[in-house]
RNA sequence: GGAGCACCGUGGGGGUGCUGGCGUAGGCCGGCUGAGACGGGCGUAUGCCCGAACCCCUCGAACCUGAUGUGGGUAAUGCCACCGGAGGGAACGGUGCGGCCCCUUCG
Numbered sequence: 001g002g003a004g005c006a007c008c009g010u011g012g013g014g015g016u017g018c019u020g021g022c023g024u025a026g027g028c029c030g031g032c033u034g035a036g037a038c039g040g041g042c043g044u045a046u047g048c049c050c051g052a053a054c055c056c057c058u059c060g061a062a063c064c065u066g067a068u069g070u071g072g073g074u075a076a077u078g079c080c081a082c083c084g085g086a087g088g089g090a091a092c093g094g095u096g097c098g099g100c101c102c103c104u105u106c107g
Base pairs, nucleotide, nucleotide: 001101002100004097005096006095007094008093009092010091011057012056013055014054017032018031019030020029021028022027038051039050040049041048042047063088064087065086069082070081071080072079
């Protein structure tokens, strides 16, 4: 000096599904999975926007595509597995440690 590891700062990416009951309706109360299924606003509307929390950022399975896919299971659903390390996918800076590697000096 570096590999590696940890932490911090700033910035960025992402999803929000399935379902029961009550109610004329606005809405209210639950169940399932999950880190996360929340709150607010707009719209005639399946929808869209904003915020919160949470997860993830190339060492990238956070998340998207394939996919109205295949198999299993469930009240139902990416619920589980396959697909699959397939194709995409958002990062820079600083600090500390540094037993391993490299360089230099002295004995």